The RNA shown here (FMN riboswitch aptamer (RFN element)) has 119 nucleotides and comes from a mouse gut metagenome. Its mean pLDDT, the model's own confidence on a scale to 100, is 81.

RNA sequence: UUUCGGGGCGGAGUGCAAUUCUCCACCGGUGGUAAUGAGCGAACAGCUCUAGUCCACGCGCUGUAAAAGGCUGAUCUGGUGUGAUUCCAGAACCGACGGUAUAGUCCGGAUGAAAGAAA
Numbered sequence: 001u002u003u004c005g006g007g008g009c010g011g012a013g014u015g016c017a018a019u020u021c022u023c024c025a026c027c028g029g030u031g032g033u034a035a036u037g038a039g040c041g042a043a044c045a046g047c048u049c050u051a052g053u054c055c056a057c058g059c060g061c062u063g064u065a066a067a068a069g070g071c072u073g074a075u076c077u078g079g080u081g082u083g084a085u086u087c088c089a090g091a092a093c094c095g096a097c098g099g100u101a102u103a104g105u106c107c108g109g110a111u112g113a114a115a116g117a118a119a
Base pairs, nucleotide, nucleotide: 001119002118003117004116010024011023012022013021025105026104027095028094029057030056031055032054037049038048039047040046052093053092060071061070062069075091076090077089078088079087097108098107099106
């Protein structure tokens, strides 16, 4: 410098009206950390994958002339093991702002921006 860089409402009910309420359903940014785990494999080679709730960051909100600065969600139990809030099993929980019948999933700021990744 260039490119890339966020997913998800399907069914039923109530209602004048709800993808917003109720029941079921569905989704999970970036780096780190158990790569002694799982998958492929003849292999102890090699390749691929692995945390929404841990740590840090981004987004978002706030603040300023511009900065700096401030705020910012949610996990337990059991199992294996030297070691796991990351694996396996089970049961939970969380999700900016504006709009609209009250929205993680619709519309909008956004054909935007960023943590970062690759070349």